[in-house]
Molecule: small-subunit ribosomal RNA
Organism: uncultured organism
């Protein structure tokens, strides 16, 4: 980075059978329709509907168990929705109010007197309508006075409290309402109101502590702002307002700003801290189209009230004028998504009402969706021929599967049918009875009894009947992660959550079997917490992986040395209150269980109050001396800063001497120099930097400090213990010092020298290398503040084995005194090194070990130390410091290899030394390109090319054209005929087709059977078609290089290591020694074969010394000797000296036929090259079956502008050519070899002997060599291609296409550029010979022998190979890996002249509605006052002020 678990108001895909519990807009988007807040006649006038009754049918009268509108009460501020706002005293938790309010309840306590004035209801009118206007009339529990005044308010006054509390006196304002029942009815009584007073309760208002989200690339905010005094305002407290007066308040413990969000109780998750979260249910806030605004109430600034504004929609007669679903349920639109325009007030609970009862989309309920959570069922038992079918097979089988089928059996569910609940308690009547007051009754109250009320719903639920009947899906099966095959596809099609699957054998893609997981749901897709100890509080780090600040001083902050005492804040621990229910957890109980639900605990880890304990940390007071610091006494030093002085050397001037080059490089040139350079010597200017001493020596905080002297200063060590007494220690911010470049000013400038010329070098060279050379390096002041500013290791303290070195000091041995040497101790600077700790590497008293104290910093690569914004800068530019995107790693440290124009040893004809080639010619013969119907295929750097092919005229043969066959040219099975064969016709290029015709065989158990022919159907046959990247087997190759591995046993966390490394030696991991290694195996030698010497046996076809024969070892004898071919002996560093380590072993010597592997061959570890071969041959899979198969003819594999590999032959004279002469090995021969003889100029032919071979034949063989001629350097007597002629052998058949021969012709070529190849002794090199293959056909290839050299200093280079080591970022391993520009597309982002929206703040204008103020105008039934005209006090309307939304 990814998964596996959980969990959701979810969607979505694929299915779907019940129930019960519960849940169901995302745009605070517009919203049609209906409904959600009414009631009270026991508060009023009354009477429009409804009854009765009368009617002249207009209409009138009456009625109350009735009630429309009106008037009044009270409800309407609750119930119910919603989350936009809101970072708040919004909200939780826990106080406080002596600074407040409370309707209806409910106790108490006291009153309810007497009066007054209007109004709605109605007429008339105006308007489309909404709504008015205007008359006259009435009533109240509507409204106003008077009156009383317990108490209460407000003033004064005492008195009394710590206080704003209580008490006492005074004074003055300041209350009411009645309805209904009842009676012993001028009156009283009983309920319900009413009114003033106290307490209750319950609801609410203020205020305060303390939690509450993210950005510091938001650092300052703040003018009613912070206090005060007065006045006002409110139920109260207060800049809440206001008017003066003061200058304050808030912030790094994060103000102010911006972004996001309603909080909670709890939910999901978590092993738990913790992280998300805020749906349902409950509790607060807020809000009610959008701003603002009051008004009426006890109570609002009011969802379903009201005024203005302002968008929006609707209605309009055009003049006006109406509306708010974020109530229930519906509608449009958004959207991936979220229901019914249901029943019912039967229960709960709410408003009115005396009560009946009305009202109630609160609520109970039903309806609709698998959206969850929870239960149940789609059967149960038994049942192998392991059925058929499907899959699959190595064809045996497996597997699907006891699944089916079948037998037995149940009946939850469904289906019909009956039956049938709890929820019901009231309450209201009536009956009956008690109880308390009362004179009594009405009443009020409590018990029994009867009756009355159900939306769900005829549901839960029970019973009978029927019948296995009505019910299984999804996903997955490469790993993670539980499940495997087959067939399709062929980097297509797809797949995927990470890795990563598909390029002909896909367990990964699609289907099918089959498994697996869950299962009425399974899967996908979002999101949240886990894992992730991956932000680490529980519980990580920082040398090299990401991370130590360049260094220092220091404010805050953080920690902080010993005793003593006192305090008790933190801490610890008891009580009280609280922590709402609900919900998690326990325990009970109810629904058949379980979801659910109902009860009692538990907890709620907090918060306040007090009560107590005093170790520790804190505060306080007081002591200490060890931390720290000062004085004293010694030191040592490139520590710093100015000033002076020094001498080398470069270079420049000026003078002599001097000539011709100098300088420079790998080699050159540019450059200097006859106008006298370099060189040298004499004077002189001028800079800068200081050699030796100099040392992993010193000294600074880092940066840094280096002739030398003077002055002026910092800081350290050591010794001493006199002084002070925790005076420390880290340090966010801050200040400061800060290498080198570089920037401003003025100076200075000798040498060196970015930039630049200019010369080389390159393919090119904007570099290395060379000649100049400007800034600059230097000095003075000022910036600038970076580095691989490193010990890639922050600072103090403190504590834990040693050894060794080096500085600086201080002690003691010791010395006649010192000095050295030694010891011991403190400080400093290095190196080994145990514990210990690290992922290893490494570190280890100078720690990265053991710990405290503070500080910085780190959180996967890339984008990026970039972009924005900010600071700082003169600028360069520095510090802070990101996101989109983008990507599965990127990185450490270490292992094994590979490799390196790294390093060290060694090897090979590796290179050098040599010889001879090839690359130029001719021609064969391969291959490549090209042609063609086809020129078959393959082999393709070394390791393909004379290679498979050890031999293509037909054949071979695979190719191409035509002609032809289909169980087939072959194989095995069945049936049916026939002996098998022979021979003759016809067509035909042939295969083939097609006729006639002879011919009767073997064995028998008498059925019959074997073999061969011929026919038919079918299984099948066949294929050199593909795939050497499916394979076996074989092969090259590296390499006959010397290496490659185990086993134990160590060592390392592990890959691994050790052994196999070292020190020597070898051809060799061959042997030696050494060694945490001991031992073994493949490989290496050696054993094998041949050849060299010898010996022995054996002597034919072989040999002949001697003897005898002959033309000839021809023959006889022989078997010494050659040879054959069998056994065997020799060679082993054994011996002798020398080196070496006394070893291996190496160098020389002797012997010996050979000598240190004698020569040659045969034999090839582990592995590499997906190295070659499907066409040698086996073989899986694919394909082809009147062909991709088999057959004939013929034709191709032989073509031919051209290129390349390997070869013949040659170019001459060391030759050619002629005659003459000598010498081999090793092989072949019966469809062979072919001798002699005869022909033929010759190939050859004719005849025809002898060999199945040491006997005969190829074969009189050799050649090259030897002697002797001729040829004389020329395209030749050279060389032999190319062409004509004639001929000869093979063979059905030489046209295309063989090989010979003989005569003529007589080309190129005159020693081969670049560049390349073999080869170290019997080799190269030259000469010939045989032989496989074969009818025939070698310049090829395998063997033979003959003649026979040259070189080797050396390993520096080139190629390849071994060992060790070294780096590495390679590991498909240098033919790796990677880096930047271009160019094309894509996607993301950054900045740009502008241009646009959006939200916020400021400053002005205008100023709605409304409070409130103010008012001279205009109106006014209750009070006062009047002369009764009015007039006053209030009031209301206008207007005018403040203050204001929207608006500009």
């Nucleotide at each position: 980075c990814u998964c596996a678990g959980a969990a959701c108001g979810a969607a979505c895909g694929c299915u779907g059978g019940c129930g019960g519990c519960a849940g169901g807009c995302u745009u605070a988007u517009a919203c049609a329709u209906g409904c959600a807040a009414g009631u009270c006649g026991a508060g009023c006038g009354g009477a429009a509907a409804g009854c009765u009754c009368c009617u002249u049918c207009g209409g009138g009268a009456g009625u109350a168990c009735u009630c429309g509108a009106g008037c009044g009460g009270c409800a309407a501020a609750c119930g119910g929705g919603u989350g936009a706002g809101u970072a708040a005293c919004a909200g939780g938790c826990g106080g406080a109010c002596a600074a407040c309010c409370u309707g209806c309840c409910u106790c108490u306590u006291g009153g309810u007197a007497g009066g007054g004035g209007a109004u709605a209801c109605c007429g008339c009118u105006g308007g489309a309508a909404a709504c008015g206007g205007c008359g006259g009339a009435u009533a109240a529990u509507a409204c106003c006075g008077u009156a009383u005044g317990u108490g209460g308010u407000u003033g004064c006054u005492g008195a009394u409290u710590u206080g704003g509390u209580u008490c006492a006196g005074u004074a003055a304002a300041g209350a009411a309402a009645g309805g209904c029942g009842c009676c012993c009815c001028u009156g009283g009584c009983g309920c319900c109101g009413c009114c003033a007073a106290g307490a209750g309760a319950u609801g609410g208002g203020u205020c305060c502590g303390c939690c509450c989200c993210c950005c510091a690339u938001u650092a300052g905010c703040u003018a009613g702002u912070u206090g005060g005094u007065g006045a006002g305002a409110u139920a109260a407290c207060a800049g809440c307002c206001c008017a003066c007066c003061a200058a304050g308040g808030c912030a790094a413990c994060g103000a102010u700003g911006g972004g996001u969000a309603g909080c909670c109780g709890a939910a999901c998750u978590g092993a738990g801290a913790g992280g998300u979260c805020g749906a349902u249910c409950g509790g607060c806030c807020a809000c009610a189209c959008u701003g603002g605004a009051a008004c009426u109430g006890a109570g609002a600034c009011a969802c379903g009230g009201u005024c203005c504004a302002g968008a929006c929609a609707c209605c309009u007669a055009c003049g006006g004028g109406u509306g708010g679903c974020a109530g229930c349920a519906g509608u449009a639109g958004g959207g991936a998504a979220u229901c019914u325009u249901g029943c019912a007030c039967a229960a709960u609970g709410g408003g009115c009402g005396a009560a009946a009862g009305c009202c109630u989309g609160a609520u109970g309920c039903a309806g609709c969706c698998a959206u969850g959570c929870c239960g149940c069922g789609u059967g149960g038992g038994g049942g192998a021929u392991g059925a058929a079918g499907g899959u699959u097979u190595u064809c045996g089988g497996a597997u699907u599967g006891u699944a089916a089928a079948c037998c037995c059996c149940u009946u939850u569910u469904c289906u019909g049918a009956g039956g049938g609940a709890a929820g019901a308690a009231c309450u209201g009547u009536c009956c009956g009875g008690g109880c308390a007051g009362g004179a009594a009754a009405u009443g009020g109250u409590c018990c029994g009894g009867a009756u009355u009320u159900g939306a769900c719903g005829g549901u839960a639920c029970c019973u009978c009947a029927g019948g296995a009947a009505u019910a299984a899906g999804c996903a997955a099966c490469g790993g993670c992660u539980a499940a495997c095959u087959c067939c399709g596809u062929g980097c297509c099609a797809g797949c995927a959550g990470c890795c990563g699957c598909g390029g002909u054998a896909a367990g990964a893609c699609g289907g099918a079997g089959g498994u697996u997981g869950c299962g009425a749901g399974c899967g996908u897709u979002g999101u949240u917490c886990g894992g992730a100890a991956u932000c680490a509080c529980u519980g990580g780090g920082c040398g090299u992986a990401a991370a130590g600040g360049g260094g220092g001083c220091g404010c805050a902050g953080g920690c902080g040395g010993a005793g003593c005492g006192g305090u008790c804040a933190g801490u610890c621990u008891g009580a009280a209150g609280u922590g709402a229910a609900a919900g998690c957890c326990c325990g009970g109980g109810g629904c058949u269980c379980a979801a659910c639900c109902c009860u009692g605990g538990a907890a709620u880890u907090g918060c306040u109050u007090u009560g107590g304990a005093u170790a520790c940390u804190g505060c306080c007071g007081g002591u200490c001396u060890g931390g720290a610091g000062u004085g004293c006494g010694u030191g040592a030093g490139a520590g710093g800063g100015a000033a002076g002085c020094g001498g080398a050397a470069u270079u420049c001037c000026a003078g002599g001497u001097g000539u011709a080059g100098c300088g420079g490089u790998g080699a050159a040139a540019u450059g200097c120099g006859u106008a006298g350079a370099u060189a040298u010597c004499u004077g002189g200017a001028g800079g800068a930097a200081c050699a030796u001493c100099c040392g992993u020596g010193g000294c600074g905080a880092a940066a840094g400090c280096g002739g030398c002297u003077u002055c002026c200063u910092g800081g350290c060590a050591c010794g001493u213990a006199a002084c002070u007494g925790a005076c420390g220690c880290u340090g966010a911010g801050g200040c400061c010092c800060g290498a080198a470049a570089g920037c401003g000013u003025g100076g200075g400038g000798a040498g060196c020298g970015a930039a630049c010329g200019g010369g080389a070098u390159u393919a090119g060279a904007u570099a290395c290398c060379c000649c100049g050379g400007u800034a600059g390096u230097c000095c003075a002041c000022g910036c600038c503040g970076u580095a691989a500013a490193c010990g890639u290791u922050g600072u103090g303290c403190a504590c834990u084995a040693g050894g060794u070195g080096u500085g600086g000091g201080a002690g003691g041995u010791u010395u006649u005194c010192g000095a050295c040497c030694c010891c011991u101790u403190c400080c400093g600077u290095g190196c080994c090194g145990c514990a210990g700790c690290u992922a290893a590497c490494g570190c280890a008293u100078u720690a990265a070990g053991u710990g405290c104290a503070c500080c910085g910093c780190c959180u996967g690569g890339g984008g990026a130390g970039u972009a924005c914004g900010g600071u700082c800068g003169c600028a360069a530019g520095a510090c802070u410091g990101a996101a989109a995107c983008u990507u599965a790693a990127a990185g450490g440290a270490a292992u094994u290899g590979a490799c390196g124009g790294g390093g060290g040893c060694c090897c090979g004809c590796a290179c050098a030394a040599g010889c001879g080639g090839u690359g130029g010619a001719g021609u064969a013969u391969g291959u490549g390109g090209u042609u063609u119907a086809a020129u078959u295929c393959g082999a393709u750097g070394c390791a393909a090319c004379g290679c498979g092919a050890a031999g293509a005229a037909c054949c071979u043969u695979a190719c191409c054209a035509g002609g032809g066959c289909u169980u087939g040219a072959c194989a095995u099975g069945u049936c049916c005929g026939g002996a098998a064969u022979c021979c003759c016709g016809g067509u035909g290029a042939a295969a083939g087709c097609u006729g006639g015709g002879a011919g009767u065989g073997c064995c028998u158990u008498c059925g019959g059977g074997a073999g061969c022919c011929g026919g038919a159907a079918c299984a099948c046959a066949g294929g050199u078609g593909g795939u050497g990247c499916a394979u076996g087997g074989c092969u090259g190759u590296c390499g006959u290089c010397a290496g490659c591995u185990c086993g134990u046993g160590u060592c390392g966390u592990g890959a691994g290591a050790u052994g196999u490394u070292g020190g020597g030696u070898u051809a060799a991991g061959u042997c030696c020694c050494g060694c945490a290694a001991c031992g073994a195996g493949c490989g290496c030698a050696a054993c094998c074969c041949u050849c060299g010497u010898c010996u022995u046996u054996a002597g034919u076809u072989g040999c002949c010394a001697g003897c005898a024969u002959u033309a000839a070892g021809u023959u006889g004898g022989g078997c010494a000797c050659u040879c054959u071919a069998g056994a065997g002996a020799g060679a082993c560093u054994g011996c002798c000296g020398g080196u070496g380590a006394c070893a291996a072993a190496c160098c020389g010597g002797a012997g010996g036929a050979a000598g240190g592997u004698g020569g040659g061959g045969a034999u090839g570890a582990c592995g590499u090259c997906a190295a070659g071969u499907c066409a040698g041959c086996a073989u899986g899979c694919c394909c082809c079956u009147u062909a991709c198969g088999c057959u004939c003819u013929g034709g191709g594999c032989g073509a031919c502008a051209c290129a390349c590999g390997u070869a013949c032959u040659a170019c001459a004279a060391u030759g050619g050519u002629c005659g003459g002469g000598a010498c081999a090995g090793a092989g072949g021969g019966c469809a062979g070899c072919g001798a002699a003889c005869c022909u033929g100029c010759g190939a050859a032919g004719g005849c025809a002997a002898g060999c199945u071979a040491a006997u005969c034949c190829c074969a009189g063989c050799a050649a090259a060599c030897u002697c002797g001629g001729c040829c004389u350097c020329a395209g030749u007597u050279c060389a032999g291609a190319u062409c004509g002629c004639a001929g000869g052998c093979u063979g059905c058949a030489a046209c295309u296409c063989g090989c010979c021969u003989g005569c003529g012709u007589g080309a190129a070529g005159g020693a081969g550029g670049a560049a390349u190849c073999g080869c170290u002794a019997g080799u190269a090199a030259u000469c010939g010979c045989c032989g496989g293959u074969c009818a025939g056909a070698a310049u090829a290839c395998g063997g033979c022998g003959g003649u026979g050299a040259a070189u080797c200093c050396g390993u520096u280079c080139c190629c390849g190979g071994g060992c060790c080591u070294u780096g590495u970022a390679c590991a498909c391993a240098c033919c790796g890996c990677c880096c930047g520009u271009c160019a094309c597309a894509c996607c993301a982002u950054g900045g740009a002249a502008g241009c646009u929206g959006g939200c916020c703040a400021c400053g002005c204008c205008c100023g709605a509605a409304g409070u409130c103020g103010u008012u001279a105008c205009c109106c006014u039934a209750a009070c006062c006052u009047u002369u009764c005209g009015g007039g006053g006090a209030a009031g209301g309307g206008g207007a005018c002020g403040c203050c204001g939304a929207a608006g500009g």